[in-house]
RNA sequence: UCGAUCCUCGCGGGAGAGACCGAGGCGGGCGCGUUCGAGGCGCUCGUCGAGGCGCCGAAGGCGUAACCGCCCCGGAAACGCUCAGGCAAAAGGACCGCGCGGAGCUG
Numbered sequence: 001u002c003g004a005u006c007c008u009c010g011c012g013g014g015a016g017a018g019a020c021c022g023a024g025g026c027g028g029g030c031g032c033g034u035u036c037g038a039g040g041c042g043c044u045c046g047u048c049g050a051g052g053c054g055c056c057g058a059a060g061g062c063g064u065a066a067c068c069g070c071c072c073c074g075g076a077a078a079c080g081c082u083c084a085g086g087c088a089a090a091a092g093g094a095c096c097g098c099g100c101g102g103a104g105c106u107g
Base pairs, nucleotide, nucleotide: 002107003105005103006102007101009099010098011097012096013095018053020052021051024048025047026046027045028044029043030042031041032040054087055086056085060083061081062080063079067075068074
């Protein structure tokens, strides 16, 4: 100095599945009511939301065939589970590409 590998950061790409139902809370508007109000009642809008049913797999987590030298053990997938997470958009997102920087390895 070059090459493959890994890490941080930045940029770009990046799937699936109900904008489901819903007790109740908070706030706004209108009406009834009232001498004027307040409280109350009804309708409606926004927001949060216990809980319920259905569904998805690509954060994370758990399990495992082949395989890793044969058994045990262990490792381990884009496979399986669905604890977690998610089911308009946004966000997130395994993984992929590029760039700055760094680590250690080999030639």